[in-house]
Molecule: transfer RNA
Organism: Gemmataceae bacterium
RNA sequence: GCCCCUGUGAUGUAGUGGAAGCUUGCGACCUUGGUAUGGCCGAAGCGUGGGUUCGAUUCCCACCGGGGGCU
Numbered sequence: 001g002c003c004c005c006u007g008u009g010a011u012g013u014a015g016u017g018g019a020a021g022c023u024u025g026c027g028a029c030c031u032u033g034g035u036a037u038g039g040c041c042g043a044a045g046c047g048u049g050g051g052u053u054c055g056a057u058u059c060c061c062a063c064c065g066g067g068g069g070c071u
Base pairs, nucleotide, nucleotide: 001070002069003068004067005066006065007064010024012022013021018054026042027041029039030038047063048062049061050060051059
């Protein structure tokens, strides 16, 4: 330098065009004499920019980050 894969709350992940979900974690409440467990509620997310589309996490392009391969 070229090619391929990948990027979703703090963490691990699902989601192939119309509603963004699950686990752990975090906070409040209930429960307890207290803790743990359990229950319920809540905060927090689509790497960045552009394009296509009535509509983009999803499709296209560029860039950025990570991983791999070739020379």